About this RNA
FMN riboswitch aptamer (RFN element) from Cognatiyoonia sediminum, 141 nucleotides, folded computationally. Rfam family: FMN riboswitch aptamer (RFN element). Rfam links the family to the GO term FMN binding. The RNAcentral record of the sequence draws on Rfam and Ribocentre.
RNA sequence: GCACAUUCUCAGGGCGGGGUGGAAUUCCCCACCGGCGGUAAGUCAUUAGACAAGCCCGCGAGCGCCUCUUUUCCAAGAGGGUCAGCAGAUCUGGUGCGACUCCAGAGCCGACGGUCAUAGUCCGGAUGAAAGAGAAUGGGU
Numbered sequence: 001g002c003a004c005a006u007u008c009u010c011a012g013g014g015c016g017g018g019g020u021g022g023a024a025u026u027c028c029c030c031a032c033c034g035g036c037g038g039u040a041a042g043u044c045a046u047u048a049g050a051c052a053a054g055c056c057c058g059c060g061a062g063c064g065c066c067u068c069u070u071u072u073c074c075a076a077g078a079g080g081g082u083c084a085g086c087a088g089a090u091c092u093g094g095u096g097c098g099a100c101u102c103c104a105g106a107g108c109c110g111a112c113g114g115u116c117a118u119a120g121u122c123c124g125g126a127u128g129a130a131a132g133a134g135a136a137u138g139g140g141u
Base pairs, nucleotide, nucleotide: 001141002140004138005137006136007135008134009133010132016030017029018028019027031121032120033110034109035059036058037057038056042051043050044049054108055107062086063085064083065080066079067078068077069076070075090106091105092104093103094102112124113123114122
């Protein structure tokens, strides 16, 4: 250095202004936000290298589903974690050998439950879980 094991730590942002209304941070107009891994013709660096995508590939929580228990039913509790399924969204022009990625412009997307009124931004499950990131220790190579 590498692979493995154990333990620990960390691991999400956003409604400001106006309108309508009895009532809306939920509707309408203008705004605001972008988790994790990969990729990268860009940027930085003398170099090693570092950084760079919400909508290119993949992943995560949630709902659903499945299993078990309780139950006449409704339903509740526990477990599984991709298992049926939801789970999303990009085009146009430019440069160029080449653009999903660069430059310019215009678009689009966002779990579930709650609410005097429909929520990416409020409240709640959540002091939770987790993609993953890092560290320590151990024996091995």